[in-house]
RNA sequence: UAUUACUGUAAAGCGCCAGGGCUAUGACGUCCGAAACAAUCAUAGCUGACGAGGAGGAGGUUUAUCGAGUUUGAUCGGCGGAUGCCUCCCGGUUGUACAUCUCAACCGAAUGUGUUUAUUCGAAAGCAAAAAGGCAACUUUUUGUACAAGAAUAAAGACUAGAUGCCA
Numbered sequence: 001u002a003u004u005a006c007u008g009u010a011a012a013g014c015g016c017c018a019g020g021g022c023u024a025u026g027a028c029g030u031c032c033g034a035a036a037c038a039a040u041c042a043u044a045g046c047u048g049a050c051g052a053g054g055a056g057g058a059g060g061u062u063u064a065u066c067g068a069g070u071u072u073g074a075u076c077g078g079c080g081g082a083u084g085c086c087u088c089c090c091g092g093u094u095g096u097a098c099a100u101c102u103c104a105a106c107c108g109a110a111u112g113u114g115u116u117u118a119u120u121c122g123a124a125a126g127c128a129a130a131a132a133g134g135c136a137a138c139u140u141u142u143u144g145u146a147c148a149a150g151a152a153u154a155a156a157g158a159c160u161a162g163a164u165g166c167c168a
Stems, first nucleotide, its partner, number of pairs: 014080004019076001020047008029037001050067003056089006090108006098165005112159002115156007126145008
């Protein structure tokens, strides 16, 4: 230093790279020759998701939510994973006193389905300037400066079951 085994740590725009794109070196080619340069090949590298949001249990499943951005732009393409989605189960909310059982739509500390008004909150990449590393493609960091989807609170209003028991 490499390989194998074991242990520990590390995550969800998370991890990886063989397509693609880009960089370097060399070969090749054009050519009288040299230089330069398109294409091709080899080797070695670089890139390959910016935040917000999201976990009752079990099983299944894969193109698993929202917006921002890029010289219109590879955040393309591929693989794996993932809090998504489906079914069942557990517990609960609303359906106008309460309880039980069904039904409908929901919620997992929030909660029936729409709407309106007001207030508050609401990102990073980016952009600008600068520093460090690298031949380069690029990578990391600092300062300043913005802008979303949306979220919370309050009020108003519309729509929204059945049976049994039982209170008034």